[in-house]
Context: one part of a larger RNA
Molecule: large-subunit ribosomal RNA, domain IV
Organism: Methanobacteriota archaeon
RNA sequence: CCCUCGUUAAGGAAUUCGACAAGUUGACUCCGUAACUUCGGGAUAAGGAGUACCCAUAGGGUGAUAGUCAUUUACUGACUGGAUGCCCUUGUGGGUGGCACUAAACAGGCUCAGGCGACUGUUUAUCAAAAACACAGGUCUCUGCUAAAGCGAAAGCUGAUGUAUAGGGGCUGACACCUGCCCAGUGCCGGAAGGUUAAGGGGAUGGGUUCGUGGUUUACCACAAAGCUCAGAACCGAAGCCCCGGUGAACGGCGGCCGUAACUAUAACGGUCCUAAGGUAGCGAAAUCCCUUGUCGGGUAAGUUCCGACCCGCACGAAUGGUGUAACGACCUGAGCGUUGUCUCAACGAGGGACUCG
Numbered sequence: 001c002c003c004u005c006g007u008u009a010a011g012g013a014a015u016u017c018g019a020c021a022a023g024u025u026g027a028c029u030c031c032g033u034a035a036c037u038u039c040g041g042g043a044u045a046a047g048g049a050g051u052a053c054c055c056a057u058a059g060g061g062u063g064a065u066a067g068u069c070a071u072u073u074a075c076u077g078a079c080u081g082g083a084u085g086c087c088c089u090u091g092u093g094g095g096u097g098g099c100a101c102u103a104a105a106c107a108g109g110c111u112c113a114g115g116c117g118a119c120u121g122u123u124u125a126u127c128a129a130a131a132a133c134a135c136a137g138g139u140c141u142c143u144g145c146u147a148a149a150g151c152g153a154a155a156g157c158u159g160a161u162g163u164a165u166a167g168g169g170g171c172u173g174a175c176a177c178c179u180g181c182c183c184a185g186u187g188c189c190g191g192a193a194g195g196u197u198a199a200g201g202g203g204a205u206g207g208g209u210u211c212g213u214g215g216u217u218u219a220c221c222a223c224a225a226a227g228c229u230c231a232g233a234a235c236c237g238a239a240g241c242c243c244c245g246g247u248g249a250a251c252g253g254c255g256g257c258c259g260u261a262a263c264u265a266u267a268a269c270g271g272u273c274c275u276a277a278g279g280u281a282g283c284g285a286a287a288u289c290c291c292u293u294g295u296c297g298g299g300u301a302a303g304u305u306c307c308g309a310c311c312c313g314c315a316c317g318a319a320u321g322g323u324g325u326a327a328c329g330a331c332c333u334g335a336g337c338g339u340u341g342u343c344u345c346a347a348c349g350a351g352g353g354a355c356u357c358g
Base pairs, nucleotide, nucleotide: 001353002352003351004350005349006348007347008346010344011343014342019339027051028050029049030048031047036041038174052096053095054094055093056092057091058090059088060087061086062085066080067079068078069077070076097101109337110336111335112334113333114332115331116329117328121133122132137172138171139170140169141168142167143166149158150157151156175324176323177322178321180254181253182252185251186250187247188246189245190244191243194242195241196240200236201235205231206230207229208228209227212223213222214221215220255273256272257271258270259269282316283313294310295309296308297307298306
């Protein structure tokens, strides 16, 4: 010097990103216990008091020896009584000792306010336990049974020995109050008149080949039937797409400029442009606010954090849910009480290392 412990004057968070760590509290009995609340809770809320040993006394249980009475004569029944008894428990009074009586060990620190998530659960085996996942509940959608969906070249199996109060998928996430406007785009559902449209059908027409005919005369040229063959127009031809509707707890979206009131300021009001429609309720410097340590109030001697307001929302907003919410949380944030070597500021002690010798 390091590790693991113990104690500490005065102060008591001045430490620090942050009371991290360490301390405080702790058992049992009694008293007492607020806001809020889903009436269950909150609650061991908080906050107090007591606790050893000895003696006496009181209470409850057990019910021997014994006594009295009765009769069905059996120690049978009933009653009385309470052992130098035994067991249990708490109270009361008195006393004794100590610094200290749950005398060692084991054994919640508490409160206030806010955020998030309702809750118990689950998770990154090996840096993350959370506000992430799940959840009961809500809602949309598919599925009529050889179900939908899924696995599998298939057979077949799961779904399910279930049958729409069932099963699959998506989103949301207890509960309370609610969930606005837009169907133009994309998706989905429905429609079938018209347009477009494949294979296929159809086979107008044209090409190749050459019996043949003609011309030339033996080389060849022109025309060209049937057959074979190649190409192939019109026309017919489904879904889809175009088209016509619907649909937002489907993917998603939810404006700008100018003017106006008898101080000023502001604009209930008006004008205009654009849009499918221009953000409703509620909330709001927020886990969301750039400017920003916004402004005001509270708390502090002093507060970029915190709480309450305001609203100018860079860039909240309604099941990618909005706003609240008792209870719950090894969650996050702020404040206080208690307590402490966290610190002022360090000291001493114990054990184990380091170091020296072996």